[in-house]
Context: one part of a larger RNA
RNA sequence: AGCACAAGGGGAAUGCCUUGGCACUGGGAGCCGACGAAAGACGCGAUAAGCUGCGAUAAGCCGUGGGGAGCCGCAAAUAGGCAUCGAUCCACGGAUUUCUGAAUGGGGAAACCCAUACGGAGUAAUGUCCGUAUAACGUAUACUGAAUUCAUAGGUAUACGUGGGGAACCGCCCGAACUGAAACAUCUAAGUAGGGCGAGGAAAAGACAUCAACAAGAGAUUCCGCUAGUAGUGGCGAGCGAACGCGGAGCAGGCCAAACCGGGGGUAGUAAUAUCCUCGGGGUUCGGACAGCGAACGCUAUCUUAACGGUUAGGUGAAGCGCAUGGGAAGGCGCACCGCAGGGGGUGAGAGUCCCGUAACCGAAAACUGAAGAGAGGCAGCUGUAUCCAGAGUACCGCCGGACACGUGAAACCCGGUGGGAAGACGGGGGGACCACCCUCCAAGCCUAAAUACUACCCAGUGACCGAUAGUGAAGCAGUACCGUGAGGGAAAGGUGAAAAGAACCCCGUGAGGGGAGUGAAAGAGAACCUGAAACCUUGUGCUU
Numbered sequence: 001a002g003c004a005c006a007a008g009g010g011g012a013a014u015g016c017c018u019u020g021g022c023a024c025u026g027g028g029a030g031c032c033g034a035c036g037a038a039a040g041a042c043g044c045g046a047u048a049a050g051c052u053g054c055g056a057u058a059a060g061c062c063g064u065g066g067g068g069a070g071c072c073g074c075a076a077a078u079a080g081g082c083a084u085c086g087a088u089c090c091a092c093g094g095a096u097u098u099c100u101g102a103a104u105g106g107g108g109a110a111a112c113c114c115a116u117a118c119g120g121a122g123u124a125a126u127g128u129c130c131g132u133a134u135a136a137c138g139u140a141u142a143c144u145g146a147a148u149u150c151a152u153a154g155g156u157a158u159a160c161g162u163g164g165g166g167a168a169c170c171g172c173c174c175g176a177a178c179u180g181a182a183a184c185a186u187c188u189a190a191g192u193a194g195g196g197c198g199a200g201g202a203a204a205a206g207a208c209a210u211c212a213a214c215a216a217g218a219g220a221u222u223c224c225g226c227u228a229g230u231a232g233u234g235g236c237g238a239g240c241g242a243a244c245g246c247g248g249a250g251c252a253g254g255c256c257a258a259a260c261c262g263g264g265g266g267u268a269g270u271a272a273u274a275u276c277c278u279c280g281g282g283g284u285u286c287g288g289a290c291a292g293c294g295a296a297c298g299c300u301a302u303c304u305u306a307a308c309g310g311u312u313a314g315g316u317g318a319a320g321c322g323c324a325u326g327g328g329a330a331g332g333c334g335c336a337c338c339g340c341a342g343g344g345g346g347u348g349a350g351a352g353u354c355c356c357g358u359a360a361c362c363g364a365a366a367a368c369u370g371a372a373g374a375g376a377g378g379c380a381g382c383u384g385u386a387u388c389c390a391g392a393g394u395a396c397c398g399c400c401g402g403a404c405a406c407g408u409g410a411a412a413c414c415c416g417g418u419g420g421g422a423a424g425a426c427g428g429g430g431g432g433a434c435c436a437c438c439c440u441c442c443a444a445g446c447c448u449a450a451a452u453a454c455u456a457c458c459c460a461g462u463g464a465c466c467g468a469u470a471g472u473g474a475a476g477c478a479g480u481a482c483c484g485u486g487a488g489g490g491a492a493a494g495g496u497g498a499a500a501a502g503a504a505c506c507c508c509g510u511g512a513g514g515g516g517a518g519u520g521a522a523a524g525a526g527a528a529c530c531u532g533a534a535a536c537c538u539u540g541u542g543c544u545u
Base pairs, nucleotide, nucleotide: 001544002543003542004541005540006539007538008537009536015530016495017494020466021465022463023462024461025460026459027458028457029455030454031165032164039100040099041098042055043054044053046078047077050074051073061094062093063092064091065090066089070082071081072080105114106113107112115134116133117132118131119130120129121128136162137161138160139159140158141157142156143155144154169200170198171197172196173195174194180187184235210218211217222249223248224247225246226245232240233239253447254446255445256391260281261280262279263278264277265276266275267274268273287389288388289387290384291383292382293381298379299378300377302376303375304374305373308370309369310368311367312366314362315361316360320335321334322333323332336353337352338342344356345355346354396420397419398418399417400416401415402414406432427442428441429440430439431438482489483488502529505516506515507514508513
């Protein structure tokens, strides 16, 4: 030095465990904010660094309800207190709520600095302190008011509104490229990603100028299944890709403008009158005004009320003992019992009957919420000639674009830009160029629940999901430590034991650490703590050289 055996060190794998995650299901809930949000800074404890809670009334104050023996958070300890005159705790409602932050009196390098007016406290007085108001923009009203006579712009005051935040979902606007086409340009990817604006608990759409059809008919929108990978479209490449119709989910239709009537006002005019503005009635496609006749059923999405429910604390809640083993019984053996409860968790090991619970039943002063029904309000009929009304820089056309499954095509329909520019119900749009006949509908105003989408949030539950290099980045005080000027990037780190019973006392040592003693079932469970693999290191013995 090598090999073998034995015993250790070291190391953290593995096994087992789960407080944490992941995915989904069923319910609920779905906006918050100038009444100052979200997010923070700084404070608040007898002692108090962090977290949690709270806000100068500061781990809290008040009321109401629940609850019933302990309590003063995580979190030990000492001191001091509270509590059956009902504390702590739980629920609902209220009060307080510094400073920053849309941040809004002005400023500002966020959590700081400096004001003004009025009212108040205090002082001999000033300083100081407290309360309230004071941003901008929009709308409305009133007053004021330039150049410039009237006026207008502007200004002032008051009231109301807006502003910022939010996981996804939604609407609108802007809008790629990689890629595919086996290259690439039209095309595709894709109106996707991304950016902007805006709204709500959903949003959007929506009550036919819609379809259909040459026989007849349907009857808003949305979503799902089919129609159908069909018809089409397409460097007819890659690809893209309907509709009619049928079956379902869910169902709901309303209101203006105008004609006409009435009130008020402006302008022109001596006036009659003409015309315009505004308010009320009327009216809305089953067209209406107008004329005549008529007064009943019913509907209701608005407001009020409300039987009865639900949510936010809770309550009752069946049934087991013995023996042996063991540190410990829930496992074994023996004999019982309950069950609308043999889901689950815990307890010294594997418990229906020990504990918490579970099934079932019961419960609300207060707040929120659903809601049959009731009331109010609103809506609500028939006939008819003539005349009047029925949304204009609109429809439509040319050109250029966009969007329609449809790439300019024979390209309708829809939207935008630009230039032209109607008709007036005897009218107008559509039926895929266009024309005729026919059919159908009535644009150029507005609103509209449900069926649909999503899940930041709450509750319950499930898993041929993970089990600490996994599962969230994060099972532990993690978006932390740390890195970066910054945008941003971003960890590691779980397990003593049933119970701290966490090792009094003695010895060596400055200590760390160790040896006894003691605890414990176990200390080879001793806090660098379950198990404790391998690399690597050491000691002893043997063999070989």

Large-subunit ribosomal RNA, domain I from a Clostridia bacterium, 545 nucleotides, folded computationally.